[in-house]
RNA sequence: CUGACUCUGGAGAGCAGCGCGGACGCGCUCACCGAAGGGUAGUAACUUGCCAACUGGCAAGGAAUCUCUCAGGUAGAAGGACAGAGGGGC
Numbered sequence: 001c002u003g004a005c006u007c008u009g010g011a012g013a014g015c016a017g018c019g020c021g022g023a024c025g026c027g028c029u030c031a032c033c034g035a036a037g038g039g040u041a042g043u044a045a046c047u048u049g050c051c052a053a054c055u056g057g058c059a060a061g062g063a064a065u066c067u068c069u070c071a072g073g074u075a076g077a078a079g080g081a082c083a084g085a086g087g088g089g090c
Stems, first nucleotide, its partner, number of pairs: 005086005014030001016029005031074003037070003041067002046061006
């Protein structure tokens, strides 16, 4: 320094409808959210190569908490990216 662990803080969106069920839940339908996680998905500056000589064109590489998407989530609880703290003895 990094990771794990512990403690603390931690947003957003239907207590939706229908069915099964004693309940916890499960399935389906539509609507919505991003901050678990995933993606040979997209992307800027920039880099490299080629063409060209208009300070340009084409191709490849190129980050995310941005966009898309799978998953997850939409009362509480749980979860939660990220952030802070965390040596021993008397």
About this RNA
Predicted 3D model of a 90-nucleotide RNA (Glycine riboswitch aptamer) from Candidatus Thiothrix singaporensis. It was read from a public genome assembly, where an Rfam model found it.